[in-house]
């Protein structure tokens, strides 16, 4: 790489380099960007999947470890059903496991 399960309309951003792109890919929209994009560090938050702790334990809390994440629904959209903001699958992110 690949496979299996979960979960994705909630939640959280300031700084300092840095200089022109950027929202996964391709296309179309739509949006963010010199009032500072990505990428990099810093400290600050969110969540709670694992690991830890406590409880009245098939559940609840807690936040100091391990990942994640902090503009928009996984920004919208493919495919089949459908009366639909619904249902199932595809891609996809992210965690646990497997290998």
């Nucleotide at each position: 790489a690949u496979c299996u399960u979960a979960u994705c309309a909630a939640g959280a951003g300031a700084g300092a380099c840095g200089g022109a792109g950027g929202g996964a890919u391709a296309u179309g929209g739509c949006c963010c960007u010199g009032u500072g994009a990505a990428g990099u560090c810093u400290c600050a938050g969110c969540a709670a999947c694992c690991a830890g702790c406590c409880u009245u334990a098939u559940a609840g809390g807690c936040a100091a470890g391990g990942u994640g994440c902090u503009a928009a629904a996984u920004c919208c959209a493919g495919c089949a059903g459908u009366a639909a903001u619904c249902u199932g699958c595809a891609a996809g992110a992210u965690a646990a496991g497997a290998g």
The prediction has a mean pLDDT of 84. SAM riboswitch aptamer (S box leader) from Shouchella lehensis G1, 99 nucleotides, folded computationally.